[in-house]
Context: one part of a larger RNA
RNA sequence: CCUAUACCAGGACAAAAAGACCCCGUGGAGCUUUACUUCAGCUUUGCAUUGAGAUAGGGUUUUAGAUGUAUAGAAUAUGUGGGAGACUUUGAAAUCAUUUCGUCAGGAAUGGUGGAGUCGACAGUGUAAUACCACUCUUUUGGAAUUUUAUUUCUAACAAGGACCAUUAUCUGGUUUUUAGACAGUGCAUGGUGGGAAGUUUGACUGGGGCGGUUGCUUGCUAAAGAGUACCGCAAGCGCACUAAGGUCUCCUCAAUCCGGAUGGAAAUCGGAUGAAGAGUGCAUAAGCAUAAGGAGGCUUUACUGUGAGGAGGACACUCCGAUCAGUUACGAAAGUAGGUUUAAGUGACCCUUUGGAAUGCGUGUGGAAGCGCCAUUGUUUAACGGAGAUAAGCUACCCCGGGGAUAACAGGCUAGUCUUGCCCGAUAGUUCAUAUUGACGGCAAGGUUCGGCACCUCGAUGUCGGCUCGUCGCAUACUGGGGUUGGAUAAGACCCCAAGGGUUGGACUGUUCGUCCAUUAAAGCGGCACGCGAGCUGGGUUCAAACCGGCGUAAGCCAGGUUGGUCUCUAUCCGGUAUAGG
Numbered sequence: 001c002c003u004a005u006a007c008c009a010g011g012a013c014a015a016a017a018a019g020a021c022c023c024c025g026u027g028g029a030g031c032u033u034u035a036c037u038u039c040a041g042c043u044u045u046g047c048a049u050u051g052a053g054a055u056a057g058g059g060u061u062u063u064a065g066a067u068g069u070a071u072a073g074a075a076u077a078u079g080u081g082g083g084a085g086a087c088u089u090u091g092a093a094a095u096c097a098u099u100u101c102g103u104c105a106g107g108a109a110u111g112g113u114g115g116a117g118u119c120g121a122c123a124g125u126g127u128a129a130u131a132c133c134a135c136u137c138u139u140u141u142g143g144a145a146u147u148u149u150a151u152u153u154c155u156a157a158c159a160a161g162g163a164c165c166a167u168u169a170u171c172u173g174g175u176u177u178u179u180a181g182a183c184a185g186u187g188c189a190u191g192g193u194g195g196g197a198a199g200u201u202u203g204a205c206u207g208g209g210g211c212g213g214u215u216g217c218u219u220g221c222u223a224a225a226g227a228g229u230a231c232c233g234c235a236a237g238c239g240c241a242c243u244a245a246g247g248u249c250u251c252c253u254c255a256a257u258c259c260g261g262a263u264g265g266a267a268a269u270c271g272g273a274u275g276a277a278g279a280g281u282g283c284a285u286a287a288g289c290a291u292a293a294g295g296a297g298g299c300u301u302u303a304c305u306g307u308g309a310g311g312a313g314g315a316c317a318c319u320c321c322g323a324u325c326a327g328u329u330a331c332g333a334a335a336g337u338a339g340g341u342u343u344a345a346g347u348g349a350c351c352c353u354u355u356g357g358a359a360u361g362c363g364u365g366u367g368g369a370a371g372c373g374c375c376a377u378u379g380u381u382u383a384a385c386g387g388a389g390a391u392a393a394g395c396u397a398c399c400c401c402g403g404g405g406a407u408a409a410c411a412g413g414c415u416a417g418u419c420u421u422g423c424c425c426g427a428u429a430g431u432u433c434a435u436a437u438u439g440a441c442g443g444c445a446a447g448g449u450u451c452g453g454c455a456c457c458u459c460g461a462u463g464u465c466g467g468c469u470c471g472u473c474g475c476a477u478a479c480u481g482g483g484g485u486u487g488g489a490u491a492a493g494a495c496c497c498c499a500a501g502g503g504u505u506g507g508a509c510u511g512u513u514c515g516u517c518c519a520u521u522a523a524a525g526c527g528g529c530a531c532g533c534g535a536g537c538u539g540g541g542u543u544c545a546a547a548c549c550g551g552c553g554u555a556a557g558c559c560a561g562g563u564u565g566g567u568c569u570c571u572a573u574c575c576g577g578u579a580u581a582g583g
Base pairs, nucleotide, nucleotide: 001583002582003581004580005579006578007577008576010575011574012573015569022404023403024402025401027400028399029396030395031394032393035200036199037198038197039196041193042192043191045189046188047187048186049185051154052153053152054151055150056149057148058147059146060145061144062143063142064141065140066139068137075130079135080134081133082132085119086118087117094113095112096111097110098109099108100107101106159179160178161177162176163175164174165173166172203215204214205213212232216238217237218236219235220234221233239385240282241341242340246300247299248298249297250296251295252294254278256274257273258272259271260270280289281288283346285344286343287342304327305326306325310321311320312319313318316386329338330337331336352379355376356375357374361372362371411458412456413454414453415452417451419447420446421445422444423443424442429437465540466538467537468536470532471529472528473527474526475525479502480501481498482497483496484495485494486493505519506518507517508516509515546564547563548562549561550559551558552557
């Protein structure tokens, strides 16, 4: 070295399971709720099924009465009209009793006694004059009719229980009886309640996702001298304003500084000089502007109707500029200028809707009408601003499917801010003296053990911390060896150079790595090997399903918060390795 046998598991990013973590899908499901929209259920009211009476209250009408006080006035004057008489043995005044009204003055009714007068006109007071008659008003009493509300009674609808019959029958019907009773029940309409149930929604961008931020338009830069051009690149704004801040004609020139000048000052207003613009421009920035687009005054409404040659931008949609012609105006002597504002932001498609118009559009057999169309016009923080829709939030560790290494967590890779190590400079300390030792402020490298950044292999799976076992390598050496300097007397040290042969402990606590402590030791080194090693072991931690606590949340549930529990897969094909036998 080959072959065979027995064995070990480092590799074949070994096998198994289209990754369960993470993200994505205008995927799914379960659950929640003060998400949206509905539906059962419950409930309110009205009507119907649904009838009879009584009592009480209210409304209306009618009838018979009563009632009416400002002040003045005999005195409790409703109003208007008539009116010179009216009432009285069919019982006047007066008086007694009772009832009633009352503004406490008095009025009215009934009954008894009584037995002949009382009231008005006139006068007076007052806005109004009384007896008596008619009509009427306010308040109120009694009766009647009608209506309504409440309470209550009834029985005959309707309902329930019992008995009997059809009949063998927990159905149904009939007969009868009891209870209940116009209620209940049921139907229709209607308001409320309603995760009990259902269907759905819950955006995107994003140096993974979430949280945060952003989302349309304008200006400058990035932008690389035409246009255009990205970033969670840098820096600012807009979602208006103005009947003058528009048009036209005619005038004017600013800011600042200096000099002079009462109060007056650094700055008020006044005069002079210098003064191309540093001022001003309704509002951000940029480009403009003194012939002014800046500042005034006069007159005004072109901040017009119709037209739109020709152009600019844009994938489209759409946006922007615009001469001319016709009409009608404003200003100007006129030439002319004017279809808003120095320019670039100040915004919203389609559908539906509002209002006005035009009358030679359409008009569901025909004629009309409704409605539609046409011209103008109103209503969107449709702001996720090219606007899915009709007005829509969450949880999932109980989860599922389709995908992704297009995208995170482990490991690797690249990088080296951070980290570790070394070097340069040499301020300071070291009594003196930078370099025995110390080494600020700074600078230059190396390494690839930390935390990161990036997202390049792997999501049809590369098993993740620590321990155990087994090691192997580096040297930037803690020990053992050799050497130098010393602020090295010796001993013990400090710093530096060479050196990787060997060795580098046992325990307490914690899942710990680490760390603290105990006792030793010559020493108890630092690192790499997928933070070496789970087809070698373990499974204490982390990281499923169960459950508790604290906190958060209305809740479902959640928490690099805590706590208890929790399936680690008999067979080795190849490479690699060990042992034995043979060649």
The part of an RNA shown here (large-subunit ribosomal RNA, domain V) has 583 nucleotides and comes from a bacterium. It was read from a public genome assembly. Its mean pLDDT, the model's own confidence on a scale to 100, is 83. It matches the Rfam family "Bacterial large subunit ribosomal RNA". Rfam links the family to the GO terms ribosome and structural constituent of ribosome.